[in-house]
Overview
Predicted 3D model of RNase P RNA and transfer RNA as a complex of 393 nucleotides. Model confidence (mean pLDDT): 77 of 100. It holds a member of the Rfam family "Bacterial RNase P class A". The family's RNA type in Rfam is ribozyme.
RNA sequence: GAAGCACGCCAGACCGCCGCUGGUGCGCGCCCGAGAAGGCCGCACUGGAGGAAAGUCCGGACUGCACAGGGCAGCGCAGCAGCCAACGGCUGUCCACCGUGAGGUGAGGAUCAGAGCAACAGAGACGAGCCGAUUCAGUUCGGGUGCAACGGGCAAUCUCUGCGCGCAGCAACACCAAGUAGGCCAGCGUUGAUGUGGUCCCGCGGAGCUGGCGGGUAGGUGGCAUCGAGCCGGCGGGGCGACCCCCGGCCCAGAUUGAUGGCGGUCACAUGCGGGCAACCGCAUGCACAGAAUCCGGCUUAUCGGCGGGCUUCACAC
RNA sequence: GCCGCCGUAGUUCAAUGGAUAGAACGGGCGCCUCCUAAGCGCCAGAUGCAGGUUCGAUUCCUGCCGGAGGCGCCA
Repeated sequence: GAAGCACGCCAGACCGCCGCUGGUGCGCGCCCGAGAAGGCCGCACUGGAGGAAAGUCCGGACUGCACAGGGCAGCGCAGCAGCCAACGGCUGUCCACCGUGAGGUGAGGAUCAGAGCAACAGAGACGAGCCGAUUCAGUUCGGGUGCAACGGGCAAUCUCUGCGCGCAGCAACACCAAGUAGGCCAGCGUUGAUGUGGUCCCGCGGAGCUGGCGGGUAGGUGGCAUCGAGCCGGCGGGGCGACCCCCGGCCCAGAUUGAUGGCGGUCACAUGCGGGCAACCGCAUGCACAGAAUCCGGCUUAUCGGCGGGCUUCACAC
Repeated sequence: GCCGCCGUAGUUCAAUGGAUAGAACGGGCGCCUCCUAAGCGCCAGAUGCAGGUUCGAUUCCUGCCGGAGGCGCCA
């Protein structure tokens, strides 16, 4: 210098004006109201998308229902060791394959527990037999086809082994309001249900309960967004590493037609054109993928470009 | 927002992992007819996309893409 390999980070910056939206405070503003509370408006301060917010593919938190314990069925995972709240994720390592190499990929338990599988070709195709030669002896050798020919292969075929999983999902779920109907069908129930209390099989109580159809409504509050598997920092400590521990600091979006935008200026970056010997100057265009909706940890997919350090191979020079 | 489901000619459906994916309707051309219809013959046309397992994939597995559905509250 060329070609590559793996990893980490950024996702334009600043200023001005006009908006959108959450929170807090104020107004002696307007509406409602007896008042308090509330709604609307205005002002001030302050918060306001991502590395994937996406796909909803895994795993959890949370909530409801079910549940003594265990098993069957079903689903999932699979070298070994570890990390983690958990995982199909991640780390280290062994083995196999690919690459000159840095590295990459792996659905890598078991085929002597059992079952199943191979079209066409081939004499013969899943379990022992077949054909030719040979031998004391199914003793030994060979067999053009075919992925596979006497042993093997396939468990991304059933199955077996080990381990894990109760079922559903924030439209979960809890409460309030409005409004329709006060109906039909099925099942259970006065031989006592649903409910409720406890000593868990006994008491209280007394006519309904459950599901479906039909009907009404398309509203509000909580869940829900300040305390968490949280974020940032330390040349902190342990570990090869994933990660864990300690110390200090911080509070960091949130609606329900659903906010996070637009314009102007300066600078930066990329591309094109023109000028210049050159450094550079001028003009134009562009600045990806995409956008939260209960919340986290992963995976996968989309992504213009840029930066950083590390490593490999080849060539050359000293 | 959450959940499960589906994808094969233009349409509706078939196809144990096995040769060149098969029917019906539809389309095109020809025959028949004076002409049309019906009938007969021939032809074209597809596994959503990309990988993997396997000798071999519409089928089995993984990831994307697309489509159609269900789920609230009151009583």